This is a predicted structure of a 72-nucleotide RNA (transfer RNA) from a Chloroflexota bacterium. Rfam family: tRNA. Rfam classes the family as a transfer RNA. The coordinates come from a structure-prediction model, not an experiment, and the mean pLDDT is 80.

RNA sequence: GCUCCCGUAGCUCAAUUGGUAGAGCAGCCGCAUGGUAAGUGGAAGAUACAAGUUCGAAUCCUGUCGGGAGCA
Numbered sequence: 001g002c003u004c005c006c007g008u009a010g011c012u013c014a015a016u017u018g019g020u021a022g023a024g025c026a027g028c029c030g031c032a033u034g035g036u037a038a039g040u041g042g043a044a045g046a047u048a049c050a051a052g053u054u055c056g057a058a059u060c061c062u063g064u065c066g067g068g069a070g071c072a
Stems, first nucleotide, its partner, number of pairs: 001071007010025004019055001028042004048064003052060001
C1' cells in the first nucleotide's frame, strides 16, 4: 500500500435482514431487616463520526476514525 471483518449503556451481548433500540451484570433511589448481605420494585444510561438514499436507517450506499486478520 491492497483486501476482508468488527465498532450499540460502565462491561458482556441482542434487535427475527428498513418500521417503538432491549436483556443480564455493575452503579443510583426505594421496599424489606434491629443492622448488613441475599431478595424485591423503580428510574437513569448507548447505535464511532459525517454525508447520502428512503415516508422511515443500528441495519442500505459513500467517506473518515479506531481495532483485528490476511497478502505484498